c-di-GMP-I-GGC riboswitch aptamer from a Clostridiales bacterium, 85 nucleotides, folded computationally. Rfam family: c-di-GMP-I-GGC riboswitch aptamer. Rfam links the family to the GO term cyclic-di-GMP binding. The coordinates come from a structure-prediction model, not an experiment, and the mean pLDDT is 84. Lineage of the source: Bacteria > Bacillati > Bacillota > Clostridia > Eubacteriales.

RNA sequence: AUUGAAAAAGGCAAACCUGUCGAAAGGCAGGGACGCAAAGCUGCAAGUCUAAAGUGGAGACACCAGGACGGUUGAGCUGCCAAUU
Numbered sequence: 001a002u003u004g005a006a007a008a009a010g011g012c013a014a015a016c017c018u019g020u021c022g023a024a025a026g027g028c029a030g031g032g033a034c035g036c037a038a039a040g041c042u043g044c045a046a047g048u049c050u051a052a053a054g055u056g057g058a059g060a061c062a063c064c065a066g067g068a069c070g071g072u073u074g075a076g077c078u079g080c081c082a083a084u085u
Stems, first nucleotide, its partner, number of pairs: 001084004011036002016031006034071001040077003044074003047069004054063003
């Protein structure tokens, strides 16, 4: 420097359950492992979800300020191990 087939020190932890916060999406903590070579970090671009406020509507509902997701994709930054050169 390239790569992640195999192996592996160390690491993360889906669903689900419990507690807690939130209007919700969802967050946090504990348990738990489906998986992950960036499943480390950043909502920058796209995407998905939500919509207490607002707008329209008789209503159902629609749109939306805002919010959420980094385990959806791209991008940026950083890093462990191994193999090859």